[in-house]
RNA sequence: CCAGAGGGCCGGGCGGCCGCGGCCCCGCGCAAGCGGGGGCGAGGAAAGUCCGGGCUCCACGGAAAAACGGUGCCGGGUAACGCCCGGCGGUCCGCGCGCAAGCGGGGAUCAGGGACAGUGCCACAGAAAGCAUACCGCCCGGUUUCGGCCGGGUAAGGUCGAAAGGGUGCGGCAAGAGCGCACCGCGUCGCUGGAGACAGGGACGGCACGGUAAACCCCACCGGGUGCAAGACCGAAUAGGGGCGGCGCAUGAGCUUUUCCGGCUCGCCGCCCGGGUUGGUCGCUUGACCCCGAGCGCAAGCGCGGGGCUAGACGAAUGGCCGCACAGGCGCCGCAAGGCGCUGGACAGAACCCGGCUUACAGGCCCUCUGGCAAA
RNA sequence: GCGCCCGUAGCUCAGUUGGACAGAGCACGAGCCUUCUAAGCUUGGGGUCGCAGGUUCGAAUCCUGCCGGGCGCG
Repeated sequence: CCAGAGGGCCGGGCGGCCGCGGCCCCGCGCAAGCGGGGGCGAGGAAAGUCCGGGCUCCACGGAAAAACGGUGCCGGGUAACGCCCGGCGGUCCGCGCGCAAGCGGGGAUCAGGGACAGUGCCACAGAAAGCAUACCGCCCGGUUUCGGCCGGGUAAGGUCGAAAGGGUGCGGCAAGAGCGCACCGCGUCGCUGGAGACAGGGACGGCACGGUAAACCCCACCGGGUGCAAGACCGAAUAGGGGCGGCGCAUGAGCUUUUCCGGCUCGCCGCCCGGGUUGGUCGCUUGACCCCGAGCGCAAGCGCGGGGCUAGACGAAUGGCCGCACAGGCGCCGCAAGGCGCUGGACAGAACCCGGCUUACAGGCCCUCUGGCAAA
Repeated sequence: GCGCCCGUAGCUCAGUUGGACAGAGCACGAGCCUUCUAAGCUUGGGGUCGCAGGUUCGAAUCCUGCCGGGCGCG
């Protein structure tokens, strides 16, 4: 320098003009309002609403269980989490050493409890698929018409499969087989180290114990519901309800679709009370907040000191134009450095508030690792 | 704001106790029948199972995250 992988940060800047939404001030006006000025005004995801909380009201004597849902190696962080950090183990990919087995170190990734509690499933193929099995083969014996057939042994080899009841090697055997031995693996029981997950090593066992829990299930832990349209307050016109007083009390009024009959109800005025609709106010933005410094910690983070903070709208404001540079793209000129012209700014937009996760994103900057090339 | 459901061929739907190659009807193409058309008969083609990743020997089906559509409550 090029390529790849992983991670972090920024995500348009400055100025002018005209607008938009709140707030504050001044002037005029009885008021409605008008005019002027000042300051503030989207994000890293404001998104999806997938988790965890604050807050709110409802329910509830406490605790536990059942049911349902969720989480799941160990330790730490945190208000909490399914998030974050560190570690352990598995898998995968490079690198180095080594003849090899392997060892060392790096990166990525993992829904990573339990398969000896029990149940289920394992299609097709195949001899056999879960108390394993014997098609071909191999070996022994018998028989033969010399093609084979029968009986027995065996599970090393072949075949099928995702998976065939330890692996490699030596011995052994009629052929074979943990049948015997060594190493590796596995199981049981001690030991050592570690806070733990776990690691290392020892003795014993000849191997019995396949996979699947993102199948049911078991174990441990967590979870009451609700969602700012929560919730609290004020409360007009008008309609309706109740109480008191006054007038009236059936020849009246209303309802029963219309008429008659029949049935049912009661009206008007004044004062007072409480509930509700439209609307208004609060909730509402200072908070598990941000920056800097030194300290503790591997880190996530923690406490201390100093400084800072200004969207809070409610059908919902944050936009447009111009200029200047800085990135980017394209074209032309030039050996090159570079010059000129044109173009042009991603994803997206608060709606009670925070911590995460996930998803979208033009372009730029930085760090780490790996490989290649070149130079010293 | 909160909750639930769906997505399979051009259209309408099966298949979701995991099992091979995903089916049916209509539509479409070809042939037969008919003088011709329709109907009928025979046959054929057509699928990223919404997308991506994972679990598993194996995924339309199970899990997770997205995308699109629909419904309900306040």
Predicted 3D model of RNase P RNA and transfer RNA as a complex of 450 nucleotides. Rfam match: Bacterial RNase P class A. The family's RNA type in Rfam is ribozyme.